[in-house]
């Protein structure tokens, strides 16, 4: 240069064959509990899904580009 995986809450991920509200654990933040802490119950807050486009009545979930990361050949030294 090419070629394939990946990229969704604050971390680590899941989401079948586009359709109804975009989640799950950890962590956060308030609450019970306790003399107080940790443990345990409860409750909430957080994200428009690398980015910018197309396609669709409707896309995280298909297409196009592009940018990071990772691998795997090529070339070169």
């Nucleotide at each position: 240069g090419g070629g394939c995986c990946u990229g969704u809450a604050g971390c680590u991920c899941a989401g079948c064959u586009g359709g109804c509200u975009a989640g799950a654990g950890c962590g956060c933040u308030c609450c019970c509990c306790u003399u107080g802490c940790a443990c345990g119950g409860g409750a909430g807050a957080g994200g428009u899904a690398g980015c910018a486009g197309g396609u669709u009545c409707a896309a995280g979930u298909c297409c196009u580009g592009u940018c990071a990361g990772g691998u795997c050949c090529a070339c070169a030294a």
Transfer RNA from a Candidatus Campbelliibacteriota bacterium, 77 nucleotides, folded computationally. RNAcentral holds the sequence, with entries from ENA. Taxonomically the source falls in Candidatus Campbelliibacteriota (Bacteria, Bacteria candidate phyla). Its Rfam family is "tRNA". Rfam classes the family as a transfer RNA.